[in-house]
RNA sequence: GCCUCGGUGGUGUAACGGCAGCACGGGAGGCUGUGGACCUCCAAGACCGGGUCCGAUUCCCGGCUGAGGCC
Numbered sequence: 001g002c003c004u005c006g007g008u009g010g011u012g013u014a015a016c017g018g019c020a021g022c023a024c025g026g027g028a029g030g031c032u033g034u035g036g037a038c039c040u041c042c043a044a045g046a047c048c049g050g051g052u053c054c055g056a057u058u059c060c061c062g063g064c065u066g067a068g069g070c071c
Base pairs, nucleotide, nucleotide: 001070002069003068004067005066006065007064010024011023012022013021018054026042027041028040029039030038047063048062049061050060051059
């Protein structure tokens, strides 16, 4: 330098054009003699900039960045 794949709450990971889910973690409450487990509720997220589209996490372009490969 080129190619491929990835970037989503604090962490891990889905959905793949139509309200962004789940688990763990965090907070509050319930239960309990206390704690744990369990139950209920709450907060927290799309790497950046453009484009297409009625509508973009998803498709296209550029950039940044991570992993792997080639030279």
Molecule: transfer RNA
Organism: Candidatus Iainarchaeum sp.